[in-house]
RNA sequence: UGCUCAUCCAGAGGGGUACAGGGACACGGCCCGACGACGCCCCAGCAACCAGCUCCACCGUCCACCCAGGACACCGGAGCCAGGUGCUCAUUCCGUCCCGACCAGAGAGGUCGGGAAAGAUGACCA
Numbered sequence: 001u002g003c004u005c006a007u008c009c010a011g012a013g014g015g016g017u018a019c020a021g022g023g024a025c026a027c028g029g030c031c032c033g034a035c036g037a038c039g040c041c042c043c044a045g046c047a048a049c050c051a052g053c054u055c056c057a058c059c060g061u062c063c064a065c066c067c068a069g070g071a072c073a074c075c076g077g078a079g080c081c082a083g084g085u086g087c088u089c090a091u092u093c094c095g096u097c098c099c100g101a102c103c104a105g106a107g108a109g110g111u112c113g114g115g116a117a118a119g120a121u122g123a124c125c126a
Base pairs, nucleotide, nucleotide: 001126002125004123005122006121007120008119013043014042015041016040017039021032022031023030026096027095028094029093044088045087046086049084050083052080053079054078055077056076060072061071062070063069092118097115098114099113100112101111102110103109
């Protein structure tokens, strides 16, 4: 970097540094920002994707075998933990594209629901 899959309306901020814009991209809206945002560093925290541990159930293989039993591995469920990531304004801040319902109706437009696209994060693989 790419493929696939899962999740994205919950949660969690202080200090230092630095300087002017920032919120991924385009447009519109809205928000944050010299009471110093964004970024970077430190510390703290949140969460639990992966790893680890415990328990439960099913199935399989093997051992033992009169019966009872034991070992291992995969998958599933629950819990613990916090090792590898991640995250810590606003739903991924909202809309944009498609479908449906409704409001308005001359329309423009608007509201709600669903889906997509794009993006973010994780895991596996290449």